Small-subunit ribosomal RNA, 3' major domain from an uncultured prokaryote, 484 nucleotides, folded computationally. RNAcentral holds the full RNA, with entries from ENA.
[in-house]
Context: one part of a larger RNA
RNA sequence: UGACGGGGGCCUGCACAAGCGGUGGAGUAUGUGGCUUAAUUCGAUGCAACGCGAAGAACCUUACCUGGCCUUGACAUGUACGUAGUAGAAGGGUGAAAGCCUGACGAGGUAGCAAUACCAGCGUACACAGGUGCUGCAUGGCUGUCGUCAGCUCGUGUCGUGAGAUGUUGGGUUAAGUCCCGCAACGAGCGCAACCCUUGCGUCCUGUUGCCACUCCUGCGAGAGCAGGAAGCACUCUGGACGGACUGCCUCGUUUAAACGAGGAGGAAGGUGGGGAUGACGUCAAGUCAGUAUGGCCCUUACGGCCAGGGCUGCACACGUACUACAAUGCCCGGCACAGAGGGAAGCAAGACCGCAAGGUGGAGCAAAUCCCAAAAAACCGGACUCAGUUCGGAUUGUAGGCUGCAACUCGCCUACAUGAAGCUGGAAUCGCUAGUAAUGGCGCAUCAGCUACGGCGCCGUGAAUCGUUCCCAGGCAUUGCAC
Numbered sequence: 001u002g003a004c005g006g007g008g009g010c011c012u013g014c015a016c017a018a019g020c021g022g023u024g025g026a027g028u029a030u031g032u033g034g035c036u037u038a039a040u041u042c043g044a045u046g047c048a049a050c051g052c053g054a055a056g057a058a059c060c061u062u063a064c065c066u067g068g069c070c071u072u073g074a075c076a077u078g079u080a081c082g083u084a085g086u087a088g089a090a091g092g093g094u095g096a097a098a099g100c101c102u103g104a105c106g107a108g109g110u111a112g113c114a115a116u117a118c119c120a121g122c123g124u125a126c127a128c129a130g131g132u133g134c135u136g137c138a139u140g141g142c143u144g145u146c147g148u149c150a151g152c153u154c155g156u157g158u159c160g161u162g163a164g165a166u167g168u169u170g171g172g173u174u175a176a177g178u179c180c181c182g183c184a185a186c187g188a189g190c191g192c193a194a195c196c197c198u199u200g201c202g203u204c205c206u207g208u209u210g211c212c213a214c215u216c217c218u219g220c221g222a223g224a225g226c227a228g229g230a231a232g233c234a235c236u237c238u239g240g241a242c243g244g245a246c247u248g249c250c251u252c253g254u255u256u257a258a259a260c261g262a263g264g265a266g267g268a269a270g271g272u273g274g275g276g277a278u279g280a281c282g283u284c285a286a287g288u289c290a291g292u293a294u295g296g297c298c299c300u301u302a303c304g305g306c307c308a309g310g311g312c313u314g315c316a317c318a319c320g321u322a323c324u325a326c327a328a329u330g331c332c333c334g335g336c337a338c339a340g341a342g343g344g345a346a347g348c349a350a351g352a353c354c355g356c357a358a359g360g361u362g363g364a365g366c367a368a369a370u371c372c373c374a375a376a377a378a379a380c381c382g383g384a385c386u387c388a389g390u391u392c393g394g395a396u397u398g399u400a401g402g403c404u405g406c407a408a409c410u411c412g413c414c415u416a417c418a419u420g421a422a423g424c425u426g427g428a429a430u431c432g433c434u435a436g437u438a439a440u441g442g443c444g445c446a447u448c449a450g451c452u453a454c455g456g457c458g459c460c461g462u463g464a465a466u467c468g469u470u471c472c473c474a475g476g477c478a479u480u481g482c483a484c
Base pairs, nucleotide, nucleotide: 002484004481005480007479009477010476011475012474013473015469016468019433020432021431022430023429026324027323028322029321030320031319032318033317034315035314042053043052064310065309066308067307068306069305070304073128077127078126079125080124081123082122083121088105091102092101093100094099108119109118110117111116130299131298133297134296135295139293141288142287143286144284146282151190152189153188154187155186156185157166158165159164170181171180172179196276197275198274199273201243202242203241204240205239207237210233211232215230216229217228218227219226220225246270249264250263251262252261253260326426330385332383333382334381335380342373343372344371347366348365352361353360354359392423397418398417399416400415401414402413403412439462440461441460442459443458444457445456
């Protein structure tokens, strides 16, 4: 000077408390450990591994295992030699395929009149290729974490023999080393904040594929009105430019003051308006050699390459993360509203018809503010159920089908009928959340032939409760002790 303290002080944070909903009990999904296995490929392991790499394991993927094959190789560059029925190739044999053997037929480019030379191709040989083999404790790059915490430093000066100190401490204040005052310091840099995106208000512009207030026309209708067209751009909206919020104004408080705090006015919005992007010096020899790159080491008829089948899905068990429930604020049946954000050409697919349904037939329209996916669901209205292992719950199993795909046995998803398990609110313990949040309801997308999605990333609907800082945990500041 740091780190540390079951030292004290001040402060902050869903840290505790107050509250709401969960996890831990059940079934299932998924990841992990363990066990098993020919193989169950590899990595990730307190927070910060465990619905993680994986935004898609039937084959492929695939790195693993078993078996069958290849050896200049599936791929790159170069050298030498050879090569005209050459390259290619219908077909045939063998085979699980790959591969191996054979093979009717049968080419090309550049220069040149041509002969020919060179190239491409093929073969042989040699340099080499190749390695998801090892080392993340040799590395780059990227990432997690403390932590969006308020800190981390420098120049000059001053103090100290020096390590160092000062500045950065003190008094207030802030979300903030934010700002003010003071001060042997005066300044500066990286961080904070602002500048960026989005959302909330207004003005102007824009007017099709969007909109329909006023006006006109047509059709239907008793009428209210509905549908279509014209005209129009008022409104909604699309997407561009501006404005708007700054403690600017008022009152009070603190020490006369400043910074600031509390309240008020006006305002769509008020004191950082909400959300995002943005992550200082550094810590953990944190993670990644399997994304790629890369030093070293290792393999080279194999630790490289191709193929078929299997495995990654295995099951006495243990843990994490989720989904569905245990019901009446509910379940079932019928009716009936209101979204946003997305996706669509080897695609999205309407109306119609067939099927109880999954789905099928068919194909209008649409490279999409035009057409389609598309039904939003909870909500609301009416009816049935009456507290029961039930009209709760849906696991499991059987049968019959549908779809994708060479192919659903190992090992896909969906539908119908039948079956109807555990489960009556969960021990110790433990998690999330402070507002359009929690809770709850549905919708979309990526990956993708299909799908194990109940996951991930987004979107909108309905929409709460909550006295405080004694304690637990983490962090910041100064201070104190210290055998590090």